RNA sequence: GUCCCUGUAGUUCAACUGGAUAGAACUGCCCCGUCCUAAGGGGUUAAUAGAGGUUCAAAUCCUCUCGGGGGCA
Repeated sequence: GUCCCUGUAGUUCAACUGGAUAGAACUGCCCCGUCCUAAGGGGUUAAUAGAGGUUCAAAUCCUCUCGGGGGCA
């Protein structure tokens, strides 16, 4: 340089060939629990890398940019 894959809570993953309030586990925070701590239980915060486009509707499709990984040279 070129081609391919990839980017969703702090972390690891879902979201069924575009459609329902983007969900789960762990973590964090609060409460219960206990003499204290822990186990256990209840509640709660938090995300679609960025910008355009297509569409009635985009995490999902298209384009560019950015980040990560890989193939070839």
Molecule: transfer RNA
Organism: Candidatus Magasanikiibacteriota bacterium